[in-house]
């Protein structure tokens, strides 16, 4: 150099036919408990890699760039 595949919350991951952006986890706050811990409640936390473009409307489609990982050469 050329193909694919991944990139959404602190992490680990969904997200169906373009139509309110979610779950475990951890971290905070509260119940319990003598006290951790566990268990259980609860609120929080997101420019959905950048940057364009199509649409009434994009995490989802188009294109360009970009970080990774796998193949070719």
């Nucleotide at each position: 150099g050329g193909a694919u595949g991944u990139g959404u919350a602190a992490c680990u991951c969904a997200g169906u036919u373009g139509g309110u952006a979610g779950a475990g986890u951890a971290a905070c706050g509260g119940u319990c408990u003598c006290u951790u811990a566990a268990a259980c409640c609860g609120a929080a936390g997101g420019u959905c890699g950048u940057g364009g473009g199509u649409u009434c409307g994009a995490g989802c489609c188009c294109c360009a760039c970009u970080a990774c990982a796998u193949c070719c050469a």